[in-house]
Molecule: transfer RNA
Organism: bacterium
RNA sequence: GCCCUCGUAGUUCAACGGAUAGAAUAUAUGGCUUCGAACCAUAGGAUGGGGGUUCGAUUCCCUCCGAGGGCA
Numbered sequence: 001g002c003c004c005u006c007g008u009a010g011u012u013c014a015a016c017g018g019a020u021a022g023a024a025u026a027u028a029u030g031g032c033u034u035c036g037a038a039c040c041a042u043a044g045g046a047u048g049g050g051g052g053u054u055c056g057a058u059u060c061c062c063u064c065c066g067a068g069g070g071c072a
Stems, first nucleotide, its partner, number of pairs: 001071007010025004018055001027043005048064005
């Protein structure tokens, strides 16, 4: 330099172009307990940046940024 894959919650992962972007775990609060752990309930928390297509974009297209891999 060229090609490919990927970027979503603190972390690990989901999500036919259409439901309020969901789950596990972690965190906080409450319950339970003599106190904890476990368990139960509740809560907060996310689509890498910009542009485009579309009635509608996490999803499709372009570009930039970042990560990984291959070729040279």